[in-house]
RNA sequence: CGGUCGAUACCGCAAACCCGCCGCGAGGCGGGGACGCAAAGCCACGGGGCUCACGUAGCCAGCCGGGUUGCCGAA
Numbered sequence: 001c002g003g004u005c006g007a008u009a010c011c012g013c014a015a016a017c018c019c020g021c022c023g024c025g026a027g028g029c030g031g032g033g034a035c036g037c038a039a040a041g042c043c044a045c046g047g048g049g050c051u052c053a054c055g056u057a058g059c060c061a062g063c064c065g066g067g068u069u070g071c072c073g074a075a
Stems, first nucleotide, its partner, number of pairs: 006072001012037002017032006035062001041068003045065003048060004
């Protein structure tokens, strides 16, 4: 120095719910709000779940796996 791991420290993200907007819908965006998260950053590749106007369609990355980037640097 790098990898793995997850102590420390500084941070970060933001469930449910409420309001507004968009969408047929699952859901998404913004504001409030914190259940939690060491990737709860990103990617729809595989599995899974969900939606529909059933299409070679769409949504969920905070369901599991995988890929990729990143903060700190104790055992």
Notes: This is a predicted structure of a 75-nucleotide RNA (c-di-GMP-I riboswitch aptamer) from a Frankiales bacterium. It was read from a public genome assembly, where an Rfam model found it. The source organism's lineage runs through Bacteria, Bacillati, Actinomycetota, Actinomycetes and Frankiales. Its mean pLDDT, the model's own confidence on a scale to 100, is 89.